A computed fold for a 378-nucleotide RNA from Henriciella sp., annotated as Bacterial RNase P class A. A source record names the gene rnpB. NCBI's taxonomy places the organism under Bacteria, Pseudomonadota, Hyphomonadales, Hyphomonadaceae, Henriciella. Of the family's consensus pairs, 96% are formed in the model. Its Rfam family is "Bacterial RNase P class A". Rfam classes the family as a ribozyme. Its family is annotated with tRNA processing, dimeric ribonuclease P complex and ribonuclease P activity in the Gene Ontology.
RNA sequence: UCAGAUGGCCGGGCAGUCGCUGGACAUGGGGUAAUCCGUGUCUGGAGGAAAGUCCGGGCUCCAUAGAGACAAGGCGGCGGAUAAUGUCCGCCCGGUGUGAACCGAGGGAAAGUGCCACAGAGAGCAGACCGCCCCUUAUAGAGGGGUAAGGGUGAAAGGGUGGGGUAAGAGCCCACCGGGGAUCUGGUAACAGAGCCCGCACGGUAAACCCCGCCUGGAGCAAGACCAAAUAGGGGAUGCAUAUGAGCUGUCUUUGGUUCGCAUCCCGGGUGUGUCGCAUCAGGCAUCGUGUGAACGGUGUCGCAGAGGAAUGACUGCCGAUCCGGCGCUCCGAAAGGGUCCGGUGAACAGAACCCGGCUUAUAGGCCAUCUGAUCGA
Repeated sequence: UCAGAUGGCCGGGCAGUCGCUGGACAUGGGGUAAUCCGUGUCUGGAGGAAAGUCCGGGCUCCAUAGAGACAAGGCGGCGGAUAAUGUCCGCCCGGUGUGAACCGAGGGAAAGUGCCACAGAGAGCAGACCGCCCCUUAUAGAGGGGUAAGGGUGAAAGGGUGGGGUAAGAGCCCACCGGGGAUCUGGUAACAGAGCCCGCACGGUAAACCCCGCCUGGAGCAAGACCAAAUAGGGGAUGCAUAUGAGCUGUCUUUGGUUCGCAUCCCGGGUGUGUCGCAUCAGGCAUCGUGUGAACGGUGUCGCAGAGGAAUGACUGCCGAUCCGGCGCUCCGAAAGGGUCCGGUGAACAGAACCCGGCUUAUAGGCCAUCUGAUCGA
């Protein structure tokens, strides 16, 4: 200098004018009330993703005695962090890359069942199409037998390479690699290493059924709570009326019980309206300590949107990242290119809706830190 990897940060700025919206204070008015509507001054007013609504929690109501079983759904290496998680951190194993690093739904295929298309002789208690070897024959060929070394098919052909062996072959035998078993060592563990034993028994597939372990009650702020005109239905008190009645008590008889109409007041009910929930918390920042880290603990400091058809905007001026053009220059460089000057352009994705922690997706352009590879120079 070029090409990359990982992590973090910013993501237009300033001023003026006119608006919109929350809060505090002052003040005017409305309503039976809860409370609402104005005016003035001061002051707050989008994001890193506010997005998708995919996970996890808080909060609220409903259901639920406790415990267990079954079903359904989800999760799945090990250890830790956390309110919790399918998130995060550290590590292990496998794969990719020269490397920094990245990717992995990463339990079980010696419990059972299913499936393995096409091609191929054969796709799972293996298998003889070509080839190789032996035998018979009439020696071109045909038939019988042996053989999984070689060829061919396929995603996959029942360990691999080499040697011995053999009629040809074959873990048939041997060495190394792979695999399995118990032991020892290291590690909390996943796992790793070592020597020993076993010729090899166990093809793949569980985001196929299934088995094992763990987790999960449902609905969601239009949750839900409060204040409270009006209407219907309900209860009580008082007054008036009535009943030799009517209804109910399964039917009939008898004896009983109980209920009834109107007015006033009160309780209660909870619709319209209004309010709360709703902005002080798993909070931000700084610093110290513990920890490899996620994170946790201590101290100090700050208060930082709250609408609800839904505010957070518009205009003007100045500055401006970036991009385009020039062929300008006593600049740097071998070159590519950079720097500087002049003119033009004028900022990506996107808009809170109960609140947090994550994940995923979108994002013009810029900055910083650590690391990797290549080349050149000292």